[in-house]
């Protein structure tokens, strides 16, 4: 330098389930635990995916109209996921 995840050494992360906390919710966080990962390390400004609190449409309800007001449905991401895909860094070890 390059390439690689087969192998050696030190290791090293932590899905699902369950508790407690946060949060409308997706989702975090700590514990407990191993499904499994050679980037499961970081990045949420690229695609993707999830959710929709809040906005905005529309419906029903109520009502003399109208605003307002409670339910429902349909849009949004300013909220999230890096263990989708992508980006970026790298350690043994091999060549």
């Nucleotide at each position: 330098a390059u390439u690689u995840a087969a192998u050696c050494a030190g290791g090293g992360c932590a899905a699902a389930c369950u508790c407690a906390c946060c949060g409308a919710a997706a989702g975090g966080u700590g514990a407990a635990g191993a499904c499994g990962c050679a980037a499961a390390g970081c990045c949420a400004a690229g695609g993707g995916u999830c959710u929709a609190a809040g906005g905005u449409g529309u419906g029903a309800u109520g009502g003399g109209c109208a605003g307002g007001a409670u339910c429902g449905c349909g849009c949004u991401a300013u909220g999230a996921c890096a263990g989708c895909c992508g980006g970026u860094u790298g350690c043994c070890g091999a060549u």
This is a predicted structure of a 95-nucleotide RNA (c-di-GMP-I riboswitch aptamer). The coordinates come from a structure-prediction model, not an experiment, and the mean pLDDT is 80. It matches the Rfam family "c-di-GMP-I riboswitch aptamer". Its family is annotated with cyclic-di-GMP binding in the Gene Ontology.